[in-house]
Context: one part of a larger RNA
RNA sequence: GGCACAAGGUGGAUGCCUUGGCGUCAAGUGCCGAUGAAGGACGUGGUACACUGCGAAAAGCUCCGGUGAGGCGUGUGCAGCCGCAAGCAGCCGGGGAUGUCCGAAUGGGGAAACCCACUCCGAGUUAUGUCGGAGUACCCGCGAGGGAGGGAACCGGGUGAAGUGAAACAUCUCAGUAGCCCGAGGAAAAGAAAGGAUUCUGCGAGUAGUGGCGAGCGAAAGCGGAACAGCCUAAACCGACAGAUACGUCUGUCGGGGUUGUAGGACUCUAAUCAGCGGCAUGAAACGAAGCCAAACGGUCUGGGAAGGCCGACGAAACAGGGUGAGAGUCCCGUAGGCGUGGGGACAUGCUGUGUAGAGGAUCCUGAGUACCACAGGACACGAGAAAUCCGGUGGGAAGCUGGGGCGACCACGCUCCAAGGCUAAAUACACUUGAUGACCGAUAGCGAACCAGUACGGUGACGGAAAGGUGAAAAGAACCCCGGCGAGGGGAGUGAAAUAGAAUCUGAAACCUUGUGCUUACAAACGGUCAGAGGUUCCGCAAGGGACUGAUGGCGUGCCUUUUGGAGAAUGAGCCAGCGAGUUAAUUUUUGUGGCAAGCUUAAGGGAGGGACACCCGGAGGCGAAGCGAAAGCGAGUCUGAAUAGGGCGCGAAGUCGCAAGGAUUAGACACGAAACCAGGUGAGCCAUGCAUGGUCAGGGUGAAAGUACGGUAACACGUACGGGAGGCCCGAACUCACGACUGCUGCAAAAGUCGGGGAUGAACUGUGUAUAGGGGUGAAAUGCCAAACGAACUUGGAGAUAGCUUGUUCUCCCCGAAAUAGCUUUAGGGCUAGCGUUGUAUGAAAAGUCUCGGAGGUAGAGCUCUGGAUGGGCUAAGGGCCGUCUAGGUUACUGAACCCAACCAAACUUCAAAUGCCGAGACGGGGUAUACAGCAGUCGGACGGUGGGAGAUGAGUUUCAUCGUCGAGAGGGAAACAACCCAGACCCACAGCUAAGGUCCUGAAGUAAUGGCUAAGUGGCAAACGAUGUGGUCGUGUCGAGACAGCCAGGAGGUUGGCUUAGAAGCAGCCACCCUUGAAAGAGUGCGUAACAGCUCACUGGUCGAACGCGACUGCGCGGAUAAUGUAACGGGGCUAAAGCCAUACACCGAAGCUUGGGAUUAAUUCCGCAAGGAGUUACUGGUAGGGGAGCGUUCUGGCAGCGGUGAAGGCAAACCGACAAGGUUUGUUGGAGCGGUCAGAAGUGAGAAUGCUGGCAUGAGUAGCGAGAAACAUGUGAGAACCAUGUUCGCCAAUAAUCUAAGGUUUCCGACGGAAGGCCAGUCCGCGUCGGGUUAGUCGGGCCUAAGCCGAGGCCGAAGGGCGUAGGCGAUGGACAACCGGUUAAUAUUCCGGUACCAGGUGUGGGAGCUGUGAGGAAUACCGGGGGAAAGCCCAGCCGCUGAGUGGAUUGCGGUGGCAAGCGGUUCAUAACCGUGAUGCCGUCCCGAAAGGGAAGAAGUGGGUGGCACUCCUGGGCAAGAAAAGCCGAAGCAGCGAUGAAAGCAGCUGACCGUACCCCAAACCGACACAGGUAGAUAAGUAGAAGAUACUCAGGCGAAC
Repeated sequence: GGCACAAGGUGGAUGCCUUGGCGUCAAGUGCCGAUGAAGGACGUGGUACACUGCGAAAAGCUCCGGUGAGGCGUGUGCAGCCGCAAGCAGCCGGGGAUGUCCGAAUGGGGAAACCCACUCCGAGUUAUGUCGGAGUACCCGCGAGGGAGGGAACCGGGUGAAGUGAAACAUCUCAGUAGCCCGAGGAAAAGAAAGGAUUCUGCGAGUAGUGGCGAGCGAAAGCGGAACAGCCUAAACCGACAGAUACGUCUGUCGGGGUUGUAGGACUCUAAUCAGCGGCAUGAAACGAAGCCAAACGGUCUGGGAAGGCCGACGAAACAGGGUGAGAGUCCCGUAGGCGUGGGGACAUGCUGUGUAGAGGAUCCUGAGUACCACAGGACACGAGAAAUCCGGUGGGAAGCUGGGGCGACCACGCUCCAAGGCUAAAUACACUUGAUGACCGAUAGCGAACCAGUACGGUGACGGAAAGGUGAAAAGAACCCCGGCGAGGGGAGUGAAAUAGAAUCUGAAACCUUGUGCUUACAAACGGUCAGAGGUUCCGCAAGGGACUGAUGGCGUGCCUUUUGGAGAAUGAGCCAGCGAGUUAAUUUUUGUGGCAAGCUUAAGGGAGGGACACCCGGAGGCGAAGCGAAAGCGAGUCUGAAUAGGGCGCGAAGUCGCAAGGAUUAGACACGAAACCAGGUGAGCCAUGCAUGGUCAGGGUGAAAGUACGGUAACACGUACGGGAGGCCCGAACUCACGACUGCUGCAAAAGUCGGGGAUGAACUGUGUAUAGGGGUGAAAUGCCAAACGAACUUGGAGAUAGCUUGUUCUCCCCGAAAUAGCUUUAGGGCUAGCGUUGUAUGAAAAGUCUCGGAGGUAGAGCUCUGGAUGGGCUAAGGGCCGUCUAGGUUACUGAACCCAACCAAACUUCAAAUGCCGAGACGGGGUAUACAGCAGUCGGACGGUGGGAGAUGAGUUUCAUCGUCGAGAGGGAAACAACCCAGACCCACAGCUAAGGUCCUGAAGUAAUGGCUAAGUGGCAAACGAUGUGGUCGUGUCGAGACAGCCAGGAGGUUGGCUUAGAAGCAGCCACCCUUGAAAGAGUGCGUAACAGCUCACUGGUCGAACGCGACUGCGCGGAUAAUGUAACGGGGCUAAAGCCAUACACCGAAGCUUGGGAUUAAUUCCGCAAGGAGUUACUGGUAGGGGAGCGUUCUGGCAGCGGUGAAGGCAAACCGACAAGGUUUGUUGGAGCGGUCAGAAGUGAGAAUGCUGGCAUGAGUAGCGAGAAACAUGUGAGAACCAUGUUCGCCAAUAAUCUAAGGUUUCCGACGGAAGGCCAGUCCGCGUCGGGUUAGUCGGGCCUAAGCCGAGGCCGAAGGGCGUAGGCGAUGGACAACCGGUUAAUAUUCCGGUACCAGGUGUGGGAGCUGUGAGGAAUACCGGGGGAAAGCCCAGCCGCUGAGUGGAUUGCGGUGGCAAGCGGUUCAUAACCGUGAUGCCGUCCCGAAAGGGAAGAAGUGGGUGGCACUCCUGGGCAAGAAAAGCCGAAGCAGCGAUGAAAGCAGCUGACCGUACCCCAAACCGACACAGGUAGAUAAGUAGAAGAUACUCAGGCGAAC
């Protein structure tokens, strides 16, 4: 370390539970608001916070009713109270009072919950300031009065998309949807006829239609129901009043009259009246708030507890339900049934209003820029169509009762109705409340939210948006003791039925982390298992034996899923565990099964009764069927075509229909998850881009333009020189800004930084604050840059579940069958449709495949060369060329050569030939998951390799493409070492039985070290070619050879001659020519070597010796060379093998598979027998399987019926055994647990998990690893349980244009003190910017209030579908203008705020004084940039002076410290201000002593001069061009106006001066960056030495040592 067991930890699954959700139904209710809403802010309690309630009358006040013995809301306690029989606490219902501030918000303003007012009244003050009450917005209206704003869905209207579908897309669709806007109400809308009310609903009907006649869209009439309700005006005419008048009358308002189409009314006449309806008043039933009444039980057993068991009773108009220490009709709350305010109004009565009929037909009236028409549109189901009807924009433009509209173009006839004014309940929609209910959920579910949730948290914002339930019956919540730091935590004790129910609390699974025990493990590699198995430990048993754990060693053996021709794959996905997680539902339709009824079947909406939604009864509107044919008229068991009685087509001759269940289709998101995108409405310019307004910043050094002055020069200019001057998108270089390079960093310090360098740095510079521009857009010195850390079109919400021919995933079991990767078409090729191939059912009932025989068609292999072409040699020859020729005839020829002849050939697109196989037909045999037809349901359209026959290619490819067969695919087993496709062979299960196939038999490793005959010597076997080779075997041919071969050895190998030529030489042997002759047994004018050339050595050839075979060639078996690669033999699997263990041949034996056989068993199918059936028995055959089809089951949750279990212990958890001799699974026992749960038969589904880079949670791994974020600490003492880190001290170090000090923004208590140490702090901690408690911010003068800029709002106004846009007056709005206080002291924490001292501003009062004062008002206020100069403060420096020290003493030009400071104000001075002088100040600070402090006391030397002094401040002045805010306060000319002797102004005195901010951080640990983050952040001050300097270095003051 592994396995097993036991015991724990962690964690929070499972089970049980439910206060919360979700759906349905019923009833009721349905607007609120200037009498201040909705919604909030802030308060309010004896006590702190949050929720609830309430509002300064504040968990409440008052009246009425009810209830009432207990209360002071909830989360807790403490403290303190009220009440108990009283119309007396509290609680409940109804009415009233009060009701801060914001919000339409309404006095004005505004950054909501704040600021500032005016008028009147009141309180208070001498008075002002201050406080209280009421009023003061805008619009409409003469007025009375009304409006505004809010509201989830529902409703009407205005405007109006896109994703999508059409497999593209434009008409079309999505869809008049989503969205935005306006408006209304409890409903809205519609509605009483220019056609029979309106509305809703079931049908009609997916019909008629419409439609790139595509996708789609889609009525109406009519019928059945729900509910029902009708009215008022305009006009004619009459009158009144008012106005006008041309005196005729007209106009307006009001009253009467009047309201329709078989026309009506006015008008003229006649007659008559209480039917109906409305309103008011009175009486009054049902109903009905809080609430009230409401029956009936005991004993015993178990138990912590009885409601359970047992025994015996009772009630029931009540056995719905809940609770009570476990299952309760009779214990409690309730329940059935009754009772009960305000209100309510059926109904009745009375009063009142309205309201009628007939005739006549002369005249009058009956809704005008209307109807209608044209053009261009829209709505109607209806897309311009033959297009009626309705509604608009523009332009035309009637009739008027003898009139007009409609009836789907239009006309005629006919019928019907009366527009151009208005109102109208119910039936309908939606929501809320209450009640009931659920084959709805039960804490990852159900609303996002069971819990203080639209919360925490994220985001600038719009917006997004969680997690989180359970002790126990009762807190009886653990007194007391011990360990520990007066911790955390634990151990005892105690409570309790139980504490492993202990608050991190029911049950308490798994991952994960441990401890103990048994076995095992240090020469052994590998999906970690399986089969065999020694040993050890242990249990049962007397033993035999059996069980459990472990497992030395051996055999075999490359996970799962997906996607693929093919995956161990080094192709995809998964860290692990738990929970969640995907073919559903509706409508329509089709098929199958099953049930009811049947020539019929069936209801829909709706209704009834009823406790009820189930069941039941009505309801036949409608649907399907019963008859078809035809374009139709039409006819009809027929009909159409046709001349036809013919023929033919379609029919008749098969029964449907309505439920239920299942399979499929269509429309819907339609199996789940997933885009990039498109559109609509909003939110963003706090980042960045640009503009506008108003402010700020830029050390220091350099260069030296123009002007100017002087001189020279010129006729005068020009020009030159010097001085002077100080320009510049000038130069160098800090701050500042930018970002060119390198390196570091790249799980960072940092989601863009650091270090070292770099560019600009008076300008088109940089920067703060405010403001503007917005996505179909802005902005852009232009890069597709930027618009809040992702921009070729922001973000956010919605349309929306867009679409996805694409990818992934898709959850229990068993049984039967079982593909395809092809054809055609396809904007099609990775997708489809039809066919092919599969499956299931029904029907037919031997038709299929195959073999044999017979009969056919055919032109492939082969063959051939007749044809078509190609092509070699020879012959012959026309012709051509050359030559000869008088260049005539002609001849000739080494040349070329058609045709022809001979010989030999080639062909996919040649055939005078021609198979095998295949194909068609017939017959015979044969006959099985054969065939055919129809119906339901598919999947498949990427294939791969091997053999054969071809094409393409290179007669390359593990290439590509066809044909055909096989295998894989979807196929296991044996062999080929390993190896989808090759060889053998098709796995239902079991067996320690047998036989074989391929292939094997020396060992590995089962079987022959078997047999016979050969071959190979190369480890060939156990990779490879051309080519090469006296390897070796065989066959054949042809030579030499006892007249002596071949090889070896001995000997000869000569002469002419050094052949000739050539050459320097060439003598056999550089080269050329020739290659003879002689001798001889034989010897080349020479086969090689060699020399400068010779020489020399050889060979050929000959003799001898030897003594028998020796050469050459062809074919062939097996071998050899050719032969070279990368970690390591590595080209037999290995060892190893040689008369083999190699190769060839022969005959035999054996091994060898899931094949075959044997024994046993199962499934399915067919069949036989038995049985009514269910089923049983037998026979035969079958049972590999992906996509896919079919069948049968298991399990989960819930419902109903029946029968049950349970505190003597349910579910759930943890184990074990058993059953199913097939599975999904089931049962039992033990233990834990502590209250519910099975069985059976049916039913209904949110019904089964391992994978989706799935979701949520938990826990691992990496790993005690990386890291601990710029920079220095050390020691002592203290405190403490504990000290590197805290405190104090000493030493050391760092910054110092800064790491110091002060402000603005922003933050919002972080400030100070005490106590604490769980968590936060990158360690620790006694400490902290942490926790708890307490404390702290004091203003007439500082900032805000006053003023205006950009900009914004905007009364009226103008414009616009709406929302809204612009804008006058007016207002708001600082970054600017204006404006009155200084010094010192004091606190733990504030100070220009408190205190001390000394001032100033405004107001009002008094006093004073005795005549002036005030308002309005032109104008000033008022300006940029750059430069020069003067004055000169603070500060700083130097010198002088004083003190101390000066180390044994004395001294020194050493050192240290000091020598000093003090404001505003007032006065003087000044052109003026600043400055200066005086005063302020006999003071304060500072020094010393005493004291804990408060405080008290004492002393007090020196106190001068010079320099510098940049952009503080101020004055003067110059320059150039880009020509440099506004308004108010304040000053104020003229003019005008007002107040004033009832007393103006100055002066003086005392008084008043409210509100908001004020702590602390502020280059940072407190702001912006997720952090105690090396980044970013506007302004002010900013010392010394060296230096030009704010560079740089070192130091002051001051601050730090930065948290491993």
Molecule: large-subunit ribosomal RNA, half A
Organism: Anaerolineae bacterium